The RNA shown here (transfer RNA) has 74 nucleotides and comes from bacterium (Candidatus Gribaldobacteria) CG_4_10_14_0_8_um_filter_33_9. Its mean pLDDT, the model's own confidence on a scale to 100, is 80. It matches the Rfam family "tRNA". Rfam classes the family as a transfer RNA. About the family: Transfer RNA (tRNA) molecules are approximately 80 nucleotides in length. The source organism's lineage runs through Bacteria, Bacteria candidate phyla and Candidatus Gribaldobacteria.
RNA sequence: GGGCGCUUAGCUCAGUUGGUUAGAGCGUCGCAUUUACACUGCGAAGGUCUGAGGUCCGAAUCCUCAAGCGCCCA
Numbered sequence: 001g002g003g004c005g006c007u008u009a010g011c012u013c014a015g016u017u018g019g020u021u022a023g024a025g026c027g028u029c030g031c032a033u034u035u036a037c038a039c040u041g042c043g044a045a046g047g048u049c050u051g052a053g054g055u056c057c058g059a060a061u062c063c064u065c066a067a068g069c070g071c072c073c074a
Base pairs, nucleotide, nucleotide: 001073002072003071004070005069006068007067010026011025012024013023019057028044029043030042031041032040050066051065052064053063054062
């Protein structure tokens, strides 16, 4: 330098024929349970979906550019 993939909650990830309130597991916090802890059950908080622009009535999802990370080729 060329090609490809990924970026969504604190962590690991799902969600892409565009459409009702953006989700799961783990973690955190509260309550119940226990002499206490753990386990378990119930509940809660936590997200500008990497950034900007565009298309559209409507974008995490489509298009363009940028950034970061990874792989392959040279």